Annotation
Transfer RNA from a Planctomycetota bacterium, 74 nucleotides, folded computationally.

RNA sequence: GACCGAUUGGCGCAGUUGGCUAGCGCGUCUGCAUGACACGCAGAAGGUCACAGGUUCGAGUCCUGUAUCGGUCA
Numbered sequence: 001g002a003c004c005g006a007u008u009g010g011c012g013c014a015g016u017u018g019g020c021u022a023g024c025g026c027g028u029c030u031g032c033a034u035g036a037c038a039c040g041c042a043g044a045a046g047g048u049c050a051c052a053g054g055u056u057c058g059a060g061u062c063c064u065g066u067a068u069c070g071g072u073c074a
Stems, first nucleotide, its partner, number of pairs: 001073007010026004019057001028044005050066005
């Protein structure tokens, strides 16, 4: 330098043919329970879906560029 893949709450991941409100597990917080802790139960907070632009009535999803990480080739 060329090509391929990944980027979604604090962490690990899902998200179907573009369609109503972006979910799951762990973690965090509050409450219940306990003499207390853990387990358990109930609830809550936390995401401008890497960044910018485009297409569309509508984008996490499609297109273009950029950034970071990983891989292949030279």
Description: Its Rfam family is "tRNA". From the family's description: Transfer RNA (tRNA) molecules are approximately 80 nucleotides in length. Rfam classes the family as a transfer RNA. Rfam links the family to the GO term triplet codon-amino acid adaptor activity. Model confidence (mean pLDDT): 80 of 100.